[in-house]
Molecule: RNase P RNA; transfer RNA
Organism: Myxococcota bacterium
RNA sequence: GGAGCGGCUCGGGUGAUCGCCGGUGGCCUCCGGGCCACGGGAGGAAAGUCCGAGCUCCACAGGGCAGGAUGCCAGCCAACCGCUGGUGGGGGCGACCCCGAGGACAGUGCAACAGAGAGCAGACCGCCACGUCCUCCCGCGAGGGAGCACGGGGCAAGGGUGAAAGGGUGAGGUAAGAGCUCACCGGGCCGGCGGUGACGUCGGUCGCAUGGCAAACCCCAUCCGGAGCAAGACCGAAUAGGGAAGCGUCACGAGGGCGGCCCGCCCCAGCUUCCGGGUGUGUCGCUGGAGGCCCGCGGCGACGUGGGCCCUAGAGGAAUGAUCGCCACCCGUCGCGCGGCGACGCGCACGGGAACAGAACUCGGCUUACGAGCCCUCCGACC
RNA sequence: GGCGGCGUAGCCAAGUGGUAAGGCAAGGGUCUGCAAAACCCUCAUCCCCGGUUCAAAUCCGGGCGCCGCCUCCA
Numbered sequence: 001g002g003a004g005c006g007g008c009u010c011g012g013g014u015g016a017u018c019g020c021c022g023g024u025g026g027c028c029u030c031c032g033g034g035c036c037a038c039g040g041g042a043g044g045a046a047a048g049u050c051c052g053a054g055c056u057c058c059a060c061a062g063g064g065c066a067g068g069a070u071g072c073c074a075g076c077c078a079a080c081c082g083c084u085g086g087u088g089g090g091g092g093c094g095a096c097c098c099c100g101a102g103g104a105c106a107g108u109g110c111a112a113c114a115g116a117g118a119g120c121a122g123a124c125c126g127c128c129a130c131g132u133c134c135u136c137c138c139g140c141g142a143g144g145g146a147g148c149a150c151g152g153g154g155c156a157a158g159g160g161u162g163a164a165a166g167g168g169u170g171a172g173g174u175a176a177g178a179g180c181u182c183a184c185c186g187g188g189c190c191g192g193c194g195g196u197g198a199c200g201u202c203g204g205u206c207g208c209a210u211g212g213c214a215a216a217c218c219c220c221a222u223c224c225g226g227a228g229c230a231a232g233a234c235c236g237a238a239u240a241g242g243g244a245a246g247c248g249u250c251a252c253g254a255g256g257g258c259g260g261c262c263c264g265c266c267c268c269a270g271c272u273u274c275c276g277g278g279u280g281u282g283u284c285g286c287u288g289g290a291g292g293c294c295c296g297c298g299g300c301g302a303c304g305u306g307g308g309c310c311c312u313a314g315a316g317g318a319a320u321g322a323u324c325g326c327c328a329c330c331c332g333u334c335g336c337g338c339g340g341c342g343a344c345g346c347g348c349a350c351g352g353g354a355a356c357a358g359a360a361c362u363c364g365g366c367u368u369a370c371g372a373g374c375c376c377u378c379c380g381a382c383c
Numbered sequence: 384g385g386c387g388g389c390g391u392a393g394c395c396a397a398g399u400g401g402u403a404a405g406g407c408a409a410g411g412g413u414c415u416g417c418a419a420a421a422c423c424c425u426c427a428u429c430c431c432c433g434g435u436u437c438a439a440a441u442c443c444g445g446g447c448g449c450c451g452c453c454u455c456c457a
Stems, first nucleotide, its partner, number of pairs: 001379004006375005012327007020041002023038006043356001047367002050365005055228004062263004067224005072086005087101001088099004102219002107217002109213002124159002126155003130151003134147005167185006186208001187206008232284003242275006253268001255267004291310008329353005335348005384453007393407003401437001409425005430446005
């Protein structure tokens, strides 16, 4: 200097002037508001709305079915499809990264095309002996040898098809072959040892038919009621319908209602009292919370725990901006100075740059978008 | 702000694991003296990027775009 779907961190600070939006206090007012002072005002992702919670209502949130989610092990957390540390597998020369990694002898299903055969399969080419016919060669002859074709067989080594062909390599063996036999590797089962566990390792045993797909249905284990702050609550002068509270009624089911169905639950005569409105939006929910920072202790870590300190957006179609300086950062310069043999380094000057993006009930995560810095790895060159 | 749905050629659309139907439009050809009609042919990053699978428009995850519903009370 180049390369790196390598890791980590951060997301400028400060001052002045002019504005914008809330809050508190004071003053003035023609009651509409205005002025002054003080203090505050976006993010690491505020985003996507993908998970999980708080909170609120539905019925007190119940049982079953259906449906959905998760899926190696141990831990962390309020919880999670999150995080941490391991195990196994995979990728990369490496730094390091990735994995929806339960079950395919519970069952059902799928595998187009090609191919002989696609699931307890199969023989197209091929290999191998045997039989028959014929041809040729050797031999005086008996006979022997070679070859084409056909027939019924043996084989699964080789070729070929395919994404996938019923372990792999080598040797022995055989007519040719084959776990047929043996060695090594792989696999199943059993046992010992280590580990909390996933699992690892060692030994024995079985020649070893039962392969792939469960992000196909499904099985197993665990978890899940539904909706969402436009949830929901409150206030206020008129009819009907209606609502709330209290008293009361009992058809026990034919009806109505309650997140998809069933169970189940509630309502279902009547009387009394109260309400019966507002106006383009009033008040609450509405921001102090599983909160942040620092230090100590425990833990490899996620995290837990003790102490101290600090909190300051809460508008409701939406404010958080602009200009000019200074400092810090980065880039460029056939600029200047200093140091060094040199590669280069330091300082100054001038010019330029600063991305993605804007809270809308609140948190914990994930994902996506984006800028800068530091560290690490690999390669090359130079001193 | 919250919730739900959709994306296949220029347009309308079928296909929900195994070569992407069909209609209209467009272009070319046949026919014709020239046209129209008719007939034949052509035209697809299945919105994009990853993953599962032998194989993905289809299944799973992420992103992008578009559309719809829900705002006092009763």